[in-house]
């Protein structure tokens, strides 16, 4: 990093630092000094893993906790297009 497959309509601070962007790209529309990105802290709970309860107990469905491993916290991935995040897994 390419391939595969699965989701992308929920959820997430009135904090400290900073100081002009930002929404992955185009075309839009938005958001931003009533402080953007970005870092601390804090948080949510997508997936892996953990618990527990259905299940045909091959595995698959619900819940629950958030100690691990990544990941997220403005709009339905903000809306079209083309495409992109995110996890898991062979190589």
């Nucleotide at each position: 990093u390419u391939c595969u497959u699965a989701u992308c309509a929920a959820g997430a601070g009135u904090g400290g630092c900073a100081g002009a962007g930002g929404g992955a790209c185009u075309g839009g529309c938005c958001c931003g000094a009533u402080g953007a990105a970005g870092c601390c802290c804090g948080g949510c709970a997508a997936c892996c893993g953990u618990c527990a309860a259905u299940u045909u107990u091959u595995u698959a469905u619900u819940g629950a906790a958030a100690u691990g491993g990544u990941g997220c916290c403005a709009a339905u991935u903000c809306c079209a297009g083309a495409a992109g995040a995110u996890a898991a897994g062979c190589g």
This is a predicted structure of a 91-nucleotide RNA (SAM riboswitch aptamer (S box leader)) from Culicoidibacter larvae. Model confidence (mean pLDDT): 84 of 100. Rfam family: SAM riboswitch aptamer (S box leader). Its family is annotated with regulation of gene expression in the Gene Ontology. Lineage of the source: Bacteria > Bacillati > Culicoidibacteria > Culicoidibacteraceae > Culicoidibacter.